């Protein structure tokens, strides 16, 4: 220089066919226990790399960028 994957809460992950995002561990409070651990209830937390475009509507479709891996010159 070309091609190809991947990005989503603090981490790893799902998200089918466009309809305003969920699981697991992790944190915070309550309850059980003498405390620890543990086990059980409720809770915060992300608008989905980034900019644009299509749509009534976009994590998903379209173009551009840039970053990280892999292949090829």
């Nucleotide at each position: 220089u070309g091609g190809g994957a991947u990005g989503u809460g603090g981490c790893g992950c799902a998200g089918u066919c466009g309809g305003u995002a969920g699981c697991g561990c992790g944190c915070c409070g309550g309850u059980c226990u003498g405390g620890g651990g543990g086990a059980u209830u409720g809770g915060a937390g992300g608008u989905c790399g980034c900019c644009g475009g299509u749509u009534c509507g976009a994590a998903c479709c379209c173009g551009g960028c840039a970053a990280u891996c892999c292949c090829a010159a």